The prediction has a mean pLDDT of 80. A computed fold for a 72-nucleotide RNA from a Candidatus Kaiserbacteria bacterium, annotated as transfer RNA.
RNA sequence: GCGGGCGUGGUCUAACGGCUAUGACGGUUGCCUUCCAAGCAAUCAGCGCGGGUUCGACUCCCGCCGCCCGCA
Repeated sequence: GCGGGCGUGGUCUAACGGCUAUGACGGUUGCCUUCCAAGCAAUCAGCGCGGGUUCGACUCCCGCCGCCCGCA
């Protein structure tokens, strides 16, 4: 340099055009308990960045950035 794959809360992960983006771990508060742990409930927090297509985009297209793999 060329080609391919992947980027979603603090971490891991689902959704592959349509209502409020899923679940787990985690944080906070409360319940429970003599106390702690465990358990239960509520809550916090996310679509890498920019543009395009569309009535509607995390999803499709283009560019950029980052990571991984292959080729040279």
It matches the Rfam family "tRNA". The family's RNA type in Rfam is transfer RNA.